This is a predicted structure of a 71-nucleotide RNA (transfer RNA) from a Minisyncoccota bacterium. It matches the Rfam family "tRNA". Rfam classes the family as a transfer RNA. It was read from a public genome assembly.

């Protein structure tokens, strides 16, 4: 420097171009004599900028950051 891969709630991971879910982990409250368990609720996320499109976490550029090849 060139290739390829990837960035979504604290943590793992999902998501036919059409409401952003899931485990878990935090909060509350219910249950207990009491904690674990269990149930029920709530808060929290799509790496940035731009363009396609009625509609973008997905789809095209270009940037940031990880990571692996290869020298």
């Nucleotide at each position: 420097c060139g290739c390829g891969g990837g960035g979504u709630g604290g943590a793992g991971c999902a998501a036919u171009g059409g409401c952003a879910g899931c485990u878990u982990a935090c909060u509350u409250g219910g249950c207990u004599c009491a904690u674990a368990a269990c149930c029920a609720a709530g808060a929290g996320a799509u790496u940035c900028a731009c363009g396609u499109u009625c509609g973008a976490a997905u789809c095209g550029u270009g940037g940031c950051c990880c990571c692996g090849c290869c020298a």

NCBI's taxonomy places the organism under Bacteria, Bacillati, Minisyncoccota.